[in-house]
RNA sequence: GGGUUGGUCGGGCGGUCGCGGCACCCAUGUGGUGUCGAGGAAGGUCCGGGCUCCUCAGGGCAGGGCGGUGGGCAACACCCACCCGGAGCAAUUCGCGGGACAGUGCCACAGAGAACAGACCGCCGGUGCUUCGGCGCCGGUAAGGGUGAAACGGUGGUGCAAGAGACCACCAGCGGCCCGGGCGACCGGACCGGCUUGGCAAACCCCGCCCGGAGCAAGGUCGAACAGCGCACGUUCGAGGGCUGCCCGCCCGAGUGCGCGGGUGGACCGCACGAGGUCGCCGGCAACGGCGGCCCGAGAUGGAUGGCCGCCGAACGGGACGCCGCAAGGCGCCCGGGAACAGAACCCGGCCUACAGACCAACCC
Numbered sequence: 001g002g003g004u005u006g007g008u009c010g011g012g013c014g015g016u017c018g019c020g021g022c023a024c025c026c027a028u029g030u031g032g033u034g035u036c037g038a039g040g041a042a043g044g045u046c047c048g049g050g051c052u053c054c055u056c057a058g059g060g061c062a063g064g065g066c067g068g069u070g071g072g073c074a075a076c077a078c079c080c081a082c083c084c085g086g087a088g089c090a091a092u093u094c095g096c097g098g099g100a101c102a103g104u105g106c107c108a109c110a111g112a113g114a115a116c117a118g119a120c121c122g123c124c125g126g127u128g129c130u131u132c133g134g135c136g137c138c139g140g141u142a143a144g145g146g147u148g149a150a151a152c153g154g155u156g157g158u159g160c161a162a163g164a165g166a167c168c169a170c171c172a173g174c175g176g177c178c179c180g181g182g183c184g185a186c187c188g189g190a191c192c193g194g195c196u197u198g199g200c201a202a203a204c205c206c207c208g209c210c211c212g213g214a215g216c217a218a219g220g221u222c223g224a225a226c227a228g229c230g231c232a233c234g235u236u237c238g239a240g241g242g243c244u245g246c247c248c249g250c251c252c253g254a255g256u257g258c259g260c261g262g263g264u265g266g267a268c269c270g271c272a273c274g275a276g277g278u279c280g281c282c283g284g285c286a287a288c289g290g291c292g293g294c295c296c297g298a299g300a301u302g303g304a305u306g307g308c309c310g311c312c313g314a315a316c317g318g319g320a321c322g323c324c325g326c327a328a329g330g331c332g333c334c335c336g337g338g339a340a341c342a343g344a345a346c347c348c349g350g351c352c353u354a355c356a357g358a359c360c361a362a363c364c365c
Base pairs, nucleotide, nucleotide: 001365002364003363004362005361006360007359008358009357011312012311013310014309015308016307017306019037020036021035022034023033024032025031026029039341043352044351046350047349048348049347050346051215052214053213054212063211064210065209066208067207068082069081070080071079072078083097084095085094086093087092098206099205103204104203105200106199107198120145121144122141123140124139125138126137127136128135129134153171154170155169156168157167158166172196174193175192176191178189179188180187181186219269220268221267222266228260229259230258231257232256233255240252241251242250243249276295277294278293279292280291281290282289283288316336317335318334319333321332322331323330324329
């Protein structure tokens, strides 16, 4: 100097006006004081759980998901370590990593031919014609050319008219069996076999494992009004109401009062201490686990967390200035500028996506 991986932060200070929660106070209401008030993704709602209600003997079908091995975790499609394969000099990174001799299906374009293959050019044999350059017909051939992502093992030899696993040696691959290492995926090695068997399962399918449904508008508690039901009193003997705080009086007058009730409008709970965070020690390569100390500070429901002003300010833009440099440019100074993506809604663990920039650590060349 270039690069790889992981992590932290992601405007600061002050004033002022306002918004929501909680606590306290008072002269009790559009009050005062104090205090707290978004994120690493609060986002997408894609997985997995907690919690709640419904269903449920057990099993199966259908449907969905997952898929190298071992471990972690409440669980997972997540995380860690390793294996195999691809990329890279390397640090590192990528893979939707079961099965393609169980069966079915598909393989664009190009090409003669795309899966029990295929004669376009070429090569070889036979034969006919010939202007002696070749041309036609029949047959053989997958060594060479050409097409393609892919053409039915590779190299060398024997062989042949020319060729071909037709045969041989070595290599690669496949199947079987054995030995050694590893918990395992797998790795290393020996022997035998027939000689070779394309790709796609994010096509159907097969194998193994997992999965009940709905979701905080879950669900629960308290409960106006109206309907309905019951009881009591009352409609010539007047319940009840008004004038009116009480009695008398006057007026109105057929319903009135109490209880039950369902759970609507509404209020409250769920609901903020949880698989929580952080520090130290111990175990483990690690994810993570154990023990101990300390800390906990949003909770709206037409949905709060904001606006303005001042100072400072990163990125970025400009400069005819100074220094360094051959230059590109770098540093300083001056002027301008004024902070990314985004915003809780039952909670938690992940994944994915968005993000101006600043900083730190380890490793590689």
About this RNA
The RNA shown here (Bacterial RNase P class A) has 365 nucleotides and comes from uncultured Nocardioides sp. It matches the Rfam family "Bacterial RNase P class A". It is annotated as a ribozyme. Taxonomically the source falls in Nocardioides (Bacteria, Bacillati, Actinomycetota, Actinomycetes).